Large-subunit ribosomal RNA, domain IV from a Pyrinomonadaceae bacterium, 331 nucleotides, folded computationally. The source organism's lineage runs through Bacteria, Pseudomonadati, Blastocatellia, Blastocatellales and Pyrinomonadaceae. The coordinates come from a structure-prediction model, not an experiment, and the mean pLDDT is 87.

[in-house]
Context: one part of a larger RNA
């Protein structure tokens, strides 16, 4: 000096991003116990009190209780054994996860709601296979996608994309079909050269028919997703219920908002503070919130994130001292 402890005057978070570490509290019985609440919870809420020994009463000898004494600085005399309160975000809850930097607000999950499948099921594995799973089930079942408990509610577009349905058009592949054209050569023509050529073989081939899908018609959003602009206007000013216009498939409803989203922002105002870029209520001018990629609220749970309080203390002011166990000096 460094580690691991233990104690400390006077203050108590001035420490620090942050009460991180640390103190503190703690048993066990009686009292007593709030908003909120899904009536089960909250709740060990909070916040008080009592604890040793001895003696007499109660008892069946006890025990517990009640009544007196009586010792210590201290009776739950040691260990062991919740800190607590208000508020707000998120996810309802118990669980699950990055074995070895993440435990979370992220996965799940009951519930909810769409979708497929009628059984040789759909769906998965398997060589387009036997064969197995689903399942010795049989739509109150199984695949699958998507949201997450409860409450209240889930709004407008089917133009695009995508499922589903339709089958009159149009488009359309193998194949069918063979108009029609070349090769080749028996013959035929020609003084040669070389022309012309049946049938047969061969090599193209036009019209025409010819499924689904695609165009096409329609549905469909708890499919994929999307849900505007400008200008004017009231008898102060201001703002516009109101009306003109252009585009658009439709123009964002409820709720909720500076937010886990708010760029400008430390946004305005109120609350806490002696003094608050964070908190908490509110305003709404939503840069670029919004309804199962759910939306707003919810008691209850969280080693979950945020502010604030009470206690409590070497975080601190400011350091002292003391134990152990290094490091270092001498032997």
């Nucleotide at each position: 000096c460094u580690c691991u402890c233990g104690u400390u005057c006077a203050g108590g978070a001035a420490c620090u991003c942050g009460g991180c570490a640390a103190a503190a509290u703690g048993u066990a019985c009686c009292c007593g116990u709030a908003a909120c609440u899904u009536c089960g919870g909250g709740a060990g809420a909070a916040g008080g009190g009592u604890a040793g020994c001895c003696c007499a009463c109660c008892u069946g000898a006890g025990a517990c209780g009640u009544g007196g004494g009586u010792c210590g600085c201290a009776g739950a005399g040691a260990a062991a054994u919740g800190u607590c309160c208000c508020a707000g975000g998120c996810g309802a809850c118990u669980g699950u996860u990055u074995a070895c930097u993440a435990a979370a607000a992220a996965c799940a999950c009951a519930g909810g709601u769409c979708u497929c499948c009628g059984c040789a099921a759909a769906g998965u594995c398997g060589u387009g296979a036997a064969g197995a799973c689903g399942a010795c089930g049989u739509a109150u079942g199984g695949g699958g996608g998507c949201u997450g408990a409860c409450g209240c509610c889930u709004g407008c577009c089917c133009a695009a994309u995508g499922c589903u349905g339709g089958a009159a058009g149009g488009u359309u592949a193998a194949g069918a079909g063979g108009a029609g054209u070349g090769g080749u050569c028996a013959g035929c023509c020609g003084c040669a050269a070389g022309g012309c050529g049946a049938a047969g073989c061969u090599a193209c081939g036009a019209a025409u028919c010819g499924a689904a899908g695609c165009c096409c018609c329609a549905g469909u959003g708890a499919a994929u997703g999307g849900c505007g602009g400008c200008c004017g206007u009231a008898a102060c000013u201001a703002u516009a219920a109101c009306g003109g216009u252009c585009c658009u498939a439709a123009g964002g409803u409820a709720g909720c908002g500076a937010a886990a989203u708010u760029c400008c922002u430390u946004g305005u105002c109120g609350g806490g503070u002696a003094a608050g870029u964070u908190c908490c209520g509110a305003c709404c001018u939503g840069c670029a919130c919004g309804a199962a990629u759910g939306g707003c609220g919810u008691a209850a749970c969280g080693a979950u994130c945020u502010g604030g309080g009470a206690g409590c203390u070497g975080u601190c002011u400011u350091a002292a001292c003391g134990a152990g166990a290094g490091a270092c000096a001498c032997a």